[in-house]
Molecule: SAM riboswitch aptamer (S box leader)
Organism: Ignavibacteriales bacterium
RNA sequence: CGCUUAUCAAGAACGGUCGAGGGAACAGGCCCGACGACGCCGUAGCAACCGAUGCUGUCGCAGGACAGCAUGGCAGGUGCUAAAUCCUGCUCCGUUCCGCGGAGAAAGAUGAGAA
Numbered sequence: 001c002g003c004u005u006a007u008c009a010a011g012a013a014c015g016g017u018c019g020a021g022g023g024a025a026c027a028g029g030c031c032c033g034a035c036g037a038c039g040c041c042g043u044a045g046c047a048a049c050c051g052a053u054g055c056u057g058u059c060g061c062a063g064g065a066c067a068g069c070a071u072g073g074c075a076g077g078u079g080c081u082a083a084a085u086c087c088u089g090c091u092c093c094g095u096u097c098c099g100c101g102g103a104g105a106a107a108g109a110u111g112a113g114a115a
Base pairs, nucleotide, nucleotide: 003113004112005111006110007109008108013043014042015041016040017039021032022031023030026089027088028087029086044081045080046079049077050076051074052071053070054069055068056067057066058065059064085107090104091103092102093101094100095099
């Protein structure tokens, strides 16, 4: 950089620093931003993917394995802390055919795994 798989309408901000763009890419919208955004650093927090711990069940002689549930006062590994992944773009369905609503795809993000 690609592959597989799960999730993506919930949740969680202050300080310092920097100084002009930023919200992944393209386009269209709509937002954030000199009352200092974005990024970086520190601290705090959120969540519970993995891990850990406990309980229950099944299997096993046993070490233990698997499944379900629970725990963040669990000093763990990641991740995250404007807006639905900010919305739309492609396909299909419904409709009062203006527009709106729904389902899916694509793309993306994060975790886990394999090579």